[in-house]
RNA sequence: GGCAGGGUAGCUCAGCUGGUUAGAGCGUGGGACUCAUAAGCCCAAGGUCGUGAGUUCGAUUCUCACCCCUGCUA
Numbered sequence: 001g002g003c004a005g006g007g008u009a010g011c012u013c014a015g016c017u018g019g020u021u022a023g024a025g026c027g028u029g030g031g032a033c034u035c036a037u038a039a040g041c042c043c044a045a046g047g048u049c050g051u052g053a054g055u056u057c058g059a060u061u062c063u064c065a066c067c068c069c070u071g072c073u074a
Stems, first nucleotide, its partner, number of pairs: 001073007010026004019057001028044004050066005
């Protein structure tokens, strides 16, 4: 350099052949329970969906460019 896959919450990931409000588990904080702790239970906070542009009434989802990560190849 070429090809393929990926970038979504602090971490691991789902969601996508466009449509009302973006989710799960773990973690974090709080509550209840307990003599107390753990486990389990309830609640909450936390997101420019990598960046920019385009298409569209509407984009996490489609298109283009760029940035970053992983693998293969020369």
Molecule: transfer RNA
Organism: Candidatus Elulimicrobium sp.